This is a predicted structure of a 356-nucleotide RNA (Bacterial RNase P class A) from an uncultured bacterium. Its mean pLDDT, the model's own confidence on a scale to 100, is 78. Rfam family: Bacterial RNase P class A. Its family is annotated with dimeric ribonuclease P complex, tRNA processing and ribonuclease P activity in the Gene Ontology.
């Protein structure tokens, strides 16, 4: 220098004029209306509605099935399907990035090929023996070789054998079982003997968690109508997934009709910054300081100029002229996961070149 990981910031900017919401203050008015001033006023995702919650209702009654969710281990945190450390496996020189209960509880599926696809095996092929003039058949043993296939009776050398085989033997895997370390996943010797698949994002076991609907939730005030009509109800209607048993207990449905107005919920927050201290981190806890839309068909903007970036064109540079400048808009409020994102920049590791 180059290439690559992993993690962050920004995404216009100053000026003036005017305009528009909220909240504060003043003048006038005193039922409205109205000027004037001051602070503030879309995001890293604000999206998707995919998981957690706060918060309000069912309601101070539940249990229990049946369904959903998660899944290596510790740890964080209101709490998560999320974060952080770690352990084991794969990928990649490598920084790193991915994946993670159970196949010996049971059922089930692996097409086609192949001899044979799991209590699974003999197509070629080696080897004995008998017959046979010769091709060649015939009984036995084999499972190292070589053929199908994703995948086929641990793998790799030596010995051994009629020829072969963990048969033996050393080194490797993978299982019992003993020791030490570790909070745990697990790891690391030491002993036997040699134990044949893969799917669970098949159906299932196992452990652990889970009421439900939602701000269009709800809470009030107004104000208006048809004290209308059917049906079901103490022999028990209905009571926030679904049945089952509890418990409660007077209204419940379905159809017409009136009001579709107003205030509140609505923004002080598991908040934001700084500073110390604990922790390998995530986070956590003291002190300081700030207070940063709340609108309701739904503000948070328009316009001039000049500046920035990037891109074109001329040009030797400059200068000058044109362009264009990402994804995108709160709506009760957060902690998260994913999608999107023009174009600048900063850090910190890894790798290969050169030169000192």
């Nucleotide at each position: 220098g180059a290439g690559g990981u992993a993690g962050g910031u920004c995404g216009g900017g100053u000026a003036a004029c005017c305009g528009c919401a909220a909240g504060g203050g003043a003048a006038a008015a005193c039922a409205a209306c109205u000027u004037c001033c001051c602070u503030u006023g879309a995001g890293g995702a604000a999206a998707g509605u995919c998981c957690g919650a706060g918060c309000u209702c069912c309601a101070c009654a539940g249990a229990g099935c049946a369904g959903g969710g998660u899944a290596c281990u510790g740890g964080g945190u209101a709490a998560c399907g999320c974060c952080c450390a770690g352990u084991g496996g794969g990928g990649g020189u490598a920084a790193c990035c991915c994946c993670a209960g159970g196949a010996g509880a049971g059922u089930g599926c692996c097409a086609c090929a192949g001899a044979a696809a799991a209590c699974a095996a003999a197509c070629c092929g080696c080897c004995u023996u008998c017959a046979u003039c010769u091709c060649u058949g015939a009984a036995g043993g084999u499972a190292a070789g070589g053929g199908u296939g994703a995948a086929a009776a641990g793998g790799c050398g030596a010995g051994g054998u009629a020829a072969g085989a963990g048969c033996u033997c050393a080194c490797c895997g993978g299982a019992u079982g003993c020791u030490g370390g570790g909070u745990g996943a697990c790891c690391a010797g030491c002993a036997u003997g040699c134990c044949u698949g893969g799917c669970a994002a098949a159906c299932c076991c196992u452990a652990c968690c889970c009421g439900g609907a939602g701000c269009a939730a709800g809470a009030c005030c107004a104000a208006a109508u048809a004290g209308g009509a059917a049906g079901g109800g103490a022999u028990g209607a209905g009571g926030u997934g679904g049945c089952u048993c509890g418990c409660u207990g007077a209204c419940c449905u379905u159809c017409g009709g009136g009001u579709u107005g107003g205030u509140c919920g609505c923004u002080u927050g598991a908040g934001a910054g700084g500073u110390g201290g604990g922790g390998u981190a995530a986070c956590c806890c003291a002190c300081c300081u700030c207070u940063c839309a709340g609108a309701g068909a739904g503000a948070u903007g328009g316009u001039u100029a000049c500046c920035g970036u990037u891109c074109c064109c001329c040009g030797a540079c400059a200068a000058g002229g044109g362009a264009a400048u990402a994804c995108a808009g709160a709506a009760c409020u957060c902690g998260g996961c994913u999608u999107a994102u023009a174009g600048a920049c900063c850090u910190a590791c890894c790798u290969c070149c050169u030169c000192u």
Annotation:
Of the family's consensus pairs, 96% are formed in the model.